[in-house]
RNA sequence: GCUGGUGUAGCACAGUGGUAGUGCAGCGCAUUCGUAAUGCGCAGGUCGCAGGUUCAAAUCCCGUCACCAGCU
Numbered sequence: 001g002c003u004g005g006u007g008u009a010g011c012a013c014a015g016u017g018g019u020a021g022u023g024c025a026g027c028g029c030a031u032u033c034g035u036a037a038u039g040c041g042c043a044g045g046u047c048g049c050a051g052g053u054u055c056a057a058a059u060c061c062c063g064u065c066a067c068c069a070g071c072u
Base pairs, nucleotide, nucleotide: 001071002070003069004068005067006066007065010024011023012022013021018055026042027041028040029039030038048064049063051061052060
């Protein structure tokens, strides 16, 4: 230099055009003599960044950044 992949909540991930979700972690309540466990609830997101297509984009297209792998 070229090719491919990954980037979504604190962490691990799902979501291939139509309300952004799950588990763990966090917070509150219940339960317990107390703790853990368990149950119920709550909060937490410019979907890496920027532009485009579309009535509508995490999703499609272009550019760019970071990381990983391969080729040279």
A computed fold for a 72-nucleotide RNA from an Oscillospiraceae bacterium, annotated as transfer RNA. It was read from a public genome assembly. Rfam family: tRNA. Its family is annotated with triplet codon-amino acid adaptor activity in the Gene Ontology. By type it is a transfer RNA. NCBI's taxonomy places the organism under Bacteria, Bacillota, Clostridia, Eubacteriales, Oscillospiraceae.